[in-house]
Context: one part of a larger RNA
RNA sequence: UGACGGGGACCCGCACAAGCGGUGGAGCAUGUGGUUUAAUUCGAAGCAACGCGAAGAACCUUACCAGGUCUUGACAUCCCGCUGAAUUGGUGGUAAAGCAUCAAGCUCUUCGGAGCAGCGGAGACAGGUGGUGCAUGGUUGUCGUCAGCUCGUGUCGUGAGAUGUUGGGUCAAGUCCCGCAACGAGCGCAACCCUUGCCCUUAGUAGCCAGCACGUCAAGGUGGGCACUCUAAGGGGACUGCCGGGGACAACCCGGAGGAAGGCGGGGAUGACGUCAAAUCAUCAUGCCCCUUAUGAUCUGGGCGACACACGUGCUACAAUGGCGCGAACAAAGGGAUGCGAAGGAGCGAUCCGGAGCCAACCCCAAAAAGAGCGUCUCAGUUCGGACUGCAGGCUGCAACCCGCCUGCACGAAGCCGGAAUCGCUAGUAAUCGCGGAUCAGCAUGCCGCGGUGAAUACGUUCCCGGGUCUUGUACA
Numbered sequence: 001u002g003a004c005g006g007g008g009a010c011c012c013g014c015a016c017a018a019g020c021g022g023u024g025g026a027g028c029a030u031g032u033g034g035u036u037u038a039a040u041u042c043g044a045a046g047c048a049a050c051g052c053g054a055a056g057a058a059c060c061u062u063a064c065c066a067g068g069u070c071u072u073g074a075c076a077u078c079c080c081g082c083u084g085a086a087u088u089g090g091u092g093g094u095a096a097a098g099c100a101u102c103a104a105g106c107u108c109u110u111c112g113g114a115g116c117a118g119c120g121g122a123g124a125c126a127g128g129u130g131g132u133g134c135a136u137g138g139u140u141g142u143c144g145u146c147a148g149c150u151c152g153u154g155u156c157g158u159g160a161g162a163u164g165u166u167g168g169g170u171c172a173a174g175u176c177c178c179g180c181a182a183c184g185a186g187c188g189c190a191a192c193c194c195u196u197g198c199c200c201u202u203a204g205u206a207g208c209c210a211g212c213a214c215g216u217c218a219a220g221g222u223g224g225g226c227a228c229u230c231u232a233a234g235g236g237g238a239c240u241g242c243c244g245g246g247g248a249c250a251a252c253c254c255g256g257a258g259g260a261a262g263g264c265g266g267g268g269a270u271g272a273c274g275u276c277a278a279a280u281c282a283u284c285a286u287g288c289c290c291c292u293u294a295u296g297a298u299c300u301g302g303g304c305g306a307c308a309c310a311c312g313u314g315c316u317a318c319a320a321u322g323g324c325g326c327g328a329a330c331a332a333a334g335g336g337a338u339g340c341g342a343a344g345g346a347g348c349g350a351u352c353c354g355g356a357g358c359c360a361a362c363c364c365c366a367a368a369a370a371g372a373g374c375g376u377c378u379c380a381g382u383u384c385g386g387a388c389u390g391c392a393g394g395c396u397g398c399a400a401c402c403c404g405c406c407u408g409c410a411c412g413a414a415g416c417c418g419g420a421a422u423c424g425c426u427a428g429u430a431a432u433c434g435c436g437g438a439u440c441a442g443c444a445u446g447c448c449g450c451g452g453u454g455a456a457u458a459c460g461u462u463c464c465c466g467g468g469u470c471u472u473g474u475a476c477a
Stems, first nucleotide, its partner, number of pairs: 001477002003474003007471007015461002019425005026316008034307002042053002064302007073125001077124002079121006087104006106115003127291002130289003136285002138280003141276001143274001148187006154163003167178003193268004198236007207226001212223003239262001242256005318418001322377005334365003339358002344353003384415001389410007431453007
C1' cells in the first nucleotide's frame, strides 16, 4: 500500500421487510449428470454450466459408430503427357459410392500453338472439428451502469509511499458547493444518439362525409378535398425557468403554480483501470506438437432421440373470478416471388381443388385472444385435467421403422394447490391474454419482438446477500 475480520461509523441495491405470482409435489417438453451402448460426437461446471454453443439432428447437417471404398486426394498452386470445353443424359454393377462403359457436347489462331477444362502420371504439397484457451490474437461472460481508476507538476517522507481523491454538506453519480499544500488534467459519471409521451410546419395513391355531389343490402366504392387521424422529415417544448419555505447568502432539498410532461419524464444503446492463468484452438485466425493408403476423403446404414435413476429450466393442469356452446366487438409489430395466397367449392377436420390480387401504407398471411352478452354444467376425479394407447386420415420431403408435425373418432392416467427449501417482480411493472418474426422443405411448450386487460405493497434498514467511502486490528501478500 492492499487484502481480510462472526471490528466500528456512514450510504446504496427487489438485499431484507411489506405484497403479488411462482419453482420444489403431478403429467409432459427440454438441457445436464449418471448409467448403458458398436457409437450414444464435442464443448459449457457455483453465482457468471444445465430451453447454454443449437436462430431448426429423419438423409444432409455430423464432428461419433459399423461396414463398403479412394490415395496428388472432396479443396489450392506448380510440372509433364493425352484428350477435348464447361456440362448433360444413359447403361452395367452396387446397399450406396468407388468402379466399368456409351452418347451428345469449345473459343481464338500467324496453323506453330494459345486460352480453358477433363483424364492419366510424378512429386513438391493438400487435408485434419487431432492436442495444448496454462503458448496466443480476436471475441465474450462476470464483479457492474457499481462510482470508481489514474496522471503531470508541486509539497511531505531516508524509503515503500502519501497528498490531490481526505474533511463539512449534497447527489443517481469522484454530481455539485464550501473548506484544505495543493494546483490542474485524463479514462469513467452526465450530456450529445435512438425510441416513447405534447404541439407546430412541410408533404399527401393509407385516413375523412369533417363540408358538397354521385352511389350502395352494406362499403372512401366514385368525383372531389388534405381539415382531422395517420405516415415521416424538420422544428418547438423542461431549464429548478417562476413563486413560497428550509439551508451557509452555496450546492441542494421540500411544497406550489402553469404545463402533455417535471426536477434524470419512461425505455434503449453506451460497460473506466482492472479481477477470475474465467470461457472459446469446434466460428475465425494462429505458435508449437502430432497423423499422412490415414487422426485425411467418400458412401450406405446406425447413433447424437438409449433409460433403474438424480438435478436445472419450462409447458399444461388440479377448476365455478371456471369448462363448454352460441355470438354485432376492439390491437400493435412484422413477413411475403422457385413467395404470401383471397373469393368460390369439397371435407366433421387437418387439408385439398381453385387461382383473383400483391415486388406490397395498395393485395395476402389475418381469425387477434382474453373481453361484453345469452345459455348450460352445480362441486363431482366431474362437461375439471389431458398423459398414454388403438384405429382412420392429412402435409412436407428421394425417404417419416428407428426418428417429424397436424386432424378426426375412441381410450381416458397422474393430479384436489405441493416437505425442507427456493425464484421473479416497485407501474403500464407483476400477473394474465393472444399476435408476429428469425432459423426453416417439414418440425417451437425454446428464443427474439408486439400489443390487449391490468393489480397489491414498500413501516423501515435491526437482520440475510452483494457493493461503495472513511476508520481500526493483523503473526497474511
The part of an RNA shown here (small-subunit ribosomal RNA, 3' major domain) has 477 nucleotides and comes from an uncultured bacterium. The RNAcentral record of the full RNA draws on Greengenes. Its mean pLDDT, the model's own confidence on a scale to 100, is 85.